[in-house]
RNA sequence: AGAGUUUGUUCCUGGCUCAGGAUGAACGCUGGCGGCGUGCCUAACACAUGCAAGUCGAGCGAGAUACUUAUGAACAGAGAUUCGUCAACGGGAAUAAGUGGAAAGCGGCGGACGGGUGAGUAACGCGUAGGCAACCUGCCCCUUACACAGGGAUAGCCAUUGGAAACGAUGAUUAAAACCUGAUGACACCUGAGGAUGACAUCUUCCGCGGGUCAAAGAUUUAUCGGUAAGGGAUGGGCCUGCGUCUGAUUAGAUAGUUGGUGAGGUAACGGCCCACCAAGUCAACGAUCAGUAGCCGACCUGAGAGGGUGAUCGGCCACAUUGGAACUGAGACACGGCCCAGACUCCUACGGGAGGCAGCAGUGGGGGAUAUUGCACAAUGGAGGAAACUCUGAUGCAGCAACGCCGCGUGAGGGAAGAAGGUCUUCGGAUUGUAAACCUCUGUUUUCGGUGAAGAAGAAUGACGGUAGCCGAAGAGGAAGCCACGGCUAACUACGUGCCAGCAGCCGCGGUAAUACGUAGGUGGCAAGCGUUGUCCGGAAUUACUGGGUGUAAAGGGUGCGCAGGCGGGACGGCAAGUUGGAUGUGAAAUACCGGGGCUUAACUCCGGAGCUGCAUCCAAAACUGUUGUUCUUGAGUGGAGUAGAGGUAAGCGGAAUUCCGAGUGUAGCGGUGAAAUGCGUAGAUAUUCGGAGGAACACCAGUGGCGAAGGCGGCUUACUGGGCUCUAACUGACGCUGAGGCACGAAAGCAUGGGUAGCAAACAGGAUUAGAUACCCUGGUAGUCCAUGCUGUAAACGAUGAAUGCUAGGUGUGGGGGGACUGACCCCUUCCGUGCCGGAGUUAACACAAUAAGCAUUCCACCUGGGGAGUACGGCCGCAAGAUUAAAACUCAAAGGAAUUGACGGGGACCCGCACAAGCAGCGGAGCAUGUGGUUUAAUUCGAAGCAACGCGAAGAACCUUACCUAGACUUGACAUGUCCUGAAUUACCAGUAAUGUGGGAAGUUCCUUCGGGAACAGGAACACAGGUGGUGCAUGGUUGUCGUCAGCUCGUGUCGUGAGAUGUUGGGUUAAGUCCCGCAACGAGCGCAACCCUUGCUGUCAGUUGCCAUCAUUGAGUUGGGCACUCUGACGGGACUGCCGGGGAUAACCCGGAGGAAGGCGGGGAUGACGUCAAAUCAUCAUGCCCCUUAUGUUCUGGGCGACACACGUGCUACAAUGGCCAGCACAAAGGGAUGCGAAGGAGCGAUCUGGAGCGAACCCCAAAAGCUGGUCCCAGUUCGGACUGCAGGCUGAAACCCGCCUGCACGAAGUUGGAGUUGUUAGUAAUCGCGGAUCAGAAUGCCGCGGUGAAUGCGAAGCCGGGUCUUGUACUCACCGCCCGUCA
Repeated sequence: AGAGUUUGUUCCUGGCUCAGGAUGAACGCUGGCGGCGUGCCUAACACAUGCAAGUCGAGCGAGAUACUUAUGAACAGAGAUUCGUCAACGGGAAUAAGUGGAAAGCGGCGGACGGGUGAGUAACGCGUAGGCAACCUGCCCCUUACACAGGGAUAGCCAUUGGAAACGAUGAUUAAAACCUGAUGACACCUGAGGAUGACAUCUUCCGCGGGUCAAAGAUUUAUCGGUAAGGGAUGGGCCUGCGUCUGAUUAGAUAGUUGGUGAGGUAACGGCCCACCAAGUCAACGAUCAGUAGCCGACCUGAGAGGGUGAUCGGCCACAUUGGAACUGAGACACGGCCCAGACUCCUACGGGAGGCAGCAGUGGGGGAUAUUGCACAAUGGAGGAAACUCUGAUGCAGCAACGCCGCGUGAGGGAAGAAGGUCUUCGGAUUGUAAACCUCUGUUUUCGGUGAAGAAGAAUGACGGUAGCCGAAGAGGAAGCCACGGCUAACUACGUGCCAGCAGCCGCGGUAAUACGUAGGUGGCAAGCGUUGUCCGGAAUUACUGGGUGUAAAGGGUGCGCAGGCGGGACGGCAAGUUGGAUGUGAAAUACCGGGGCUUAACUCCGGAGCUGCAUCCAAAACUGUUGUUCUUGAGUGGAGUAGAGGUAAGCGGAAUUCCGAGUGUAGCGGUGAAAUGCGUAGAUAUUCGGAGGAACACCAGUGGCGAAGGCGGCUUACUGGGCUCUAACUGACGCUGAGGCACGAAAGCAUGGGUAGCAAACAGGAUUAGAUACCCUGGUAGUCCAUGCUGUAAACGAUGAAUGCUAGGUGUGGGGGGACUGACCCCUUCCGUGCCGGAGUUAACACAAUAAGCAUUCCACCUGGGGAGUACGGCCGCAAGAUUAAAACUCAAAGGAAUUGACGGGGACCCGCACAAGCAGCGGAGCAUGUGGUUUAAUUCGAAGCAACGCGAAGAACCUUACCUAGACUUGACAUGUCCUGAAUUACCAGUAAUGUGGGAAGUUCCUUCGGGAACAGGAACACAGGUGGUGCAUGGUUGUCGUCAGCUCGUGUCGUGAGAUGUUGGGUUAAGUCCCGCAACGAGCGCAACCCUUGCUGUCAGUUGCCAUCAUUGAGUUGGGCACUCUGACGGGACUGCCGGGGAUAACCCGGAGGAAGGCGGGGAUGACGUCAAAUCAUCAUGCCCCUUAUGUUCUGGGCGACACACGUGCUACAAUGGCCAGCACAAAGGGAUGCGAAGGAGCGAUCUGGAGCGAACCCCAAAAGCUGGUCCCAGUUCGGACUGCAGGCUGAAACCCGCCUGCACGAAGUUGGAGUUGUUAGUAAUCGCGGAUCAGAAUGCCGCGGUGAAUGCGAAGCCGGGUCUUGUACUCACCGCCCGUCA
């Protein structure tokens, strides 16, 4: 930094898509370790359980359990006893004192912090900068002063008592730093008068004087802590203001405490904050109000930046705490774990009544694509209370879970070619995986085990994390790689499978049998503990364009003007300083980002320093520009004066031509209308014609890319009223200007309303035609309407598809209006201003084009555009009587839609030209019979191919078997055929039997060639395997060959030039030709493939040659038969000849054309061969070759018989005819080109004939095949015939193993259709058509086909309008697989 995608191609416009980065993510596959972070984005849904705010006994009373000390009851009783009792030691009730302090209570401080969430909020909520002379501030710090004397209660406790409980009620008693009274008291507060000061209106500050009001609490271990009043500070808050802060106008008006005032109240404080009264204001197009959405910011992501998006974690502010409301306490709350009320929900209940609030940390259910542990500790940091010890702290510090993110490390390193095996591909040679592995030598990050073991803790003690990090030792390559992609964009390719199926796909698009795009495998590329996918944001996108876009035709100029607001605005000189510029100061929190360093082994992370934070505010300075203000100027603008052109507007009047109608006359059968007709009108007198009249509408000629108007628009003449322009002049004003959202006005046609009018024309409608139909085009009628008046509508391709204004920037040439100059001159000419056209340069433009009337160069203002369709549609609003107009979406859908140009193709577009294309002729086809090919049908099979021209007497130059590919039945399996290996053997074969046939059986004959003697070669049989074989598929995988356009005149290239480019030029143009043939011209100059010529043949001729050919002369014969000859004919080799060369005319003097001479032939002499670039996925895999696929005891090979020959039909191509230009009979002539040895076959003979016999001659200029039409004579007499010959019967001939299916020929007999062929259609321009026969290939036999040959031998061509095909130029195009195109509507 770009790329893909609209087209056959190009340029442009324009959308869609991709490559990048990011993420609180989710999903799929996979997963070794560590560090640092992060983790309910959804239901501000509901919550079980535990914990999250307490603390102070150094404020107070009371004080359970317990302990100590003293006294010591009951009980028990050693011992003594006089038996009445006494009694040590035990025992410990109870009492008193003391220690200790649980629970509850009074009191103090804290529960307004910390923690959570983002529902609400578009707001002074937040951000930023200020203000408060209008305020408060517990704990903390500093300063000053003080703390005296009294008093009455109350909770607790106790007693009684209510209630299920929660919770109370009554009585008695008690303490305080709780509460109350009094005293003292100020620089506090209130108030009175005076002086001074600062201001910003109320006011502030200071000085001194007087009056009034209000305080306190103690504790103690004696160190201290606490209390009261006042002032100051610090911190935290409250209020006010400037500026900034999303979308919608399809939300345009909102507002009654609303805006302001006065007074009172309330607050810490200002204030309609509240109340009473008074006034009627206030906000709003610079967007009020309403609706929707949203916590805001530092920052984060992206971007070159400007911007755009976001508001998780961290930090600041705000708001909220189940929903709504209200206050209390307090320094602070209208209070998350306080109170009261109401609502919903949940729970308890004895039914009377009560209890609760996880948006604290964990956790549960639910929702969801989705988000963690009911963990440890107060060791650290911080917080509350306390004098302190200390207590509390789900704040916090840590741990657990999760690849969710970022960062780091590892999964080994070095050597190692037999380039192993395996896999994959293969042209089978090999290539690749790949130094990769194995193997050898090492290392120990990580892993595992064992040991040791921190810092984090400031003077001591105290460590949750944690036996963690780190360190030491040992073992051992051992435990650790995946994911995506590989058609282009985009790095990376092959095989197989699949066969528009399965599937892929971000866009274009892949897949219909050879898929680098599907699936799998191998290989490769990329990233890597991750990799892909999906969602979202920015980028690319200059695709909302401030930086940085456009509007003639791509989307886009309002139909036009006037004009309020707004925006912008001429020259000169001053003042000010709002904008602007510079400097200074304050602020712009920290964190983040950037730069430089430091600490964790590194990095992520973190710490320190710096710069920065583009902003806002204040002060000072400058004065060019903008602004503002003052003075002034005339060139912008306007006024005046003098002229001038005009379909400019409105109203009234007038005129003639024409149409129609009415009346009358003349006059008679039609008129009218059309492509042709009909409807219609007309004998009741039309049309035509003459005269008279009525009425409405429009104004011929002049008339002109002429005029006027803002646009719409304006056209006979006259008059009245009236708007604007232009020219000249330079007297006046002195920037008065330009544009213009809303607004107002005008605004074609059609349409609407009311009332007139209505000749012509004419929607609707009616009839007639046309047509498959014809609700149309054409015709005959005809109503609204068109006309007038008054209103409405407000739109048009309202277009120059081009908004208005101003200035500047080459020319040329018309035209309208005016001025000036020059001239004898109204002309012509020169010049100037305004208008209106054309051409054209620079410049612009994607191109087309525009080009002083810009789409050029600049400035100002307005309007409008942002892919196509949906749609200028729906809904809503506004307007309208209605019709409708205006404003104006979305869902959904497509990957394009579009502009300009280019090459072709096409056109029932144009111009020119050609062709048996038409026309003019001749002969046919289409009707009949037969032959042949095809379709269809049939069949066991009727093998296959060819399909408009360009398949159909085509492949097939010849199907009885063979051919043969098809069918039936049988047989063979290394094979009928090829190569290779081994063994054996000469090979092989006459004959007989037998089979449908190959097989088979019998039997007989026979022993190859070369040799260096080792053997080799050929052939046959056998064996096994590689393989053979396939007329099986694909002609849309191919080669080769062929058809066709078309023997049409075209198709291209190099260099140059033009064009942004595709492309153009050349190759177009003027002539000419059969021809892109030639000439001339030309930004082209040359060249190639085609054309032509060179080749063959034919037409004339020369030379040479003279047999098998020929015969003029001589001789001879039945006969060129023979002698002779080679002159002639002929044969065939080499030449000549024709070139517009010559003459005349035309033409540009050219090319060339027309005519003529000469010549056998004349303008290419006739015919042939020869087929450019390409088109038709044209034909052929069945000539051949060939890729891939398929079959392998068969889809191969072989054999028998059958079929390819079928037959209701349909088509093509032919033959024979329908007859007298003929048929039949007899006689008599004349070719050319070919073929001939398994051949042609003569003479002679036989037969009616086919043919047979015969065998001469001939490998052929020698012999043979071998002519017909024609000519002469005769007959038939127009008929289904003496035409025609199909079909059939009988008898024969020939070929061949074999003529049944299924050959050809002959004779006799039979004697069908057919009497010239509908619509339509074919060939043909001269030795041609037509007609007549002859030959050949194939072939045993079998042509009416095919390829050739000669004989006889015409007619017509005016011409270029139309049909078919083709060529060139041009034009239109939405076609480009190209009109057999594209495409619209309806239906399924």
This is a predicted structure of a 1388-nucleotide RNA (small-subunit ribosomal RNA) from an uncultured bacterium. The RNAcentral record of the sequence draws on ENA, Greengenes and SILVA. It matches the Rfam family "Bacterial small subunit ribosomal RNA".